[in-house]
The RNA shown here (transfer RNA) has 86 nucleotides and comes from a Bacillales bacterium.
Its mean pLDDT, the model's own confidence on a scale to 100, is 80.
The organism belongs to Caryophanales, within Bacteria.
RNA sequence: GCCGGAGUGGCGAAAUCGGUAGACGCCCAGGACUUAAAAUCCUGUGGGUAGCGAUACCCGUGCCAGUUCGAUUCUGGUCUCCGGCA
Numbered sequence: 001g002c003c004g005g006a007g008u009g010g011c012g013a014a015a016u017c018g019g020u021a022g023a024c025g026c027c028c029a030g031g032a033c034u035u036a037a038a039a040u041c042c043u044g045u046g047g048g049u050a051g052c053g054a055u056a057c058c059c060g061u062g063c064c065a066g067u068u069c070g071a072u073u074c075u076g077g078u079c080u081c082c083g084g085c086a
Base pairs, nucleotide, nucleotide: 001085002084003083004082005081006080007079010026011025012024019069028044029043030042031041032040046059047058048057049056050055062078063077064076065075066074
């Protein structure tokens, strides 16, 4: 230099012939159980702003653009990592 693959919450990891982003698991928080704990079970958990709160709004799939009514998904560029070729 060329070719291919990957990048998604605190962590792992789903969702792709374009249509509710974050299922599921771990961690964490609260609760149940217990004399107490462990284990187990239940509930909650992306970030921000406003609000006492219920809730509302904005942002969010490495980054920047493009196509589209609509992009994790398609296209172009770019960064990092992995593999292959030279």